RNA sequence: GUGCCUUUAGCUCAGUUGGUUAGAGCGUCGGAUUGUGGUUCCGAAGGUCAAGGGUUCGAGGCCCCUAAGGCACC
Numbered sequence: 001g002u003g004c005c006u007u008u009a010g011c012u013c014a015g016u017u018g019g020u021u022a023g024a025g026c027g028u029c030g031g032a033u034u035g036u037g038g039u040u041c042c043g044a045a046g047g048u049c050a051a052g053g054g055u056u057c058g059a060g061g062c063c064c065c066u067a068a069g070g071c072a073c074c
Base pairs, nucleotide, nucleotide: 001073002072003071004070005069006068007067010026011025012024013023019057028044029043030042031041032040050066052064053063054062
């Protein structure tokens, strides 16, 4: 340099053919339980869906471009 893959919560990841609220587990915080802690249960916070633009009535999902990481080839 060329081609391909990945990017969604603090971490690991779902998200179906574009469709009506953006989720799970772990973690964090609060509460219940307990002599204390753990376990268990209940609740809460936490998101520019990597950045920008486009298509569409509607985009996490499609198109273009950029960035970061990875793989292959030269």
A computed fold for a 74-nucleotide RNA from a Muribaculaceae bacterium, annotated as transfer RNA. The prediction has a mean pLDDT of 80. Its Rfam family is "tRNA". From the family's description: Transfer RNA (tRNA) molecules are approximately 80 nucleotides in length. Rfam links the family to the GO term triplet codon-amino acid adaptor activity.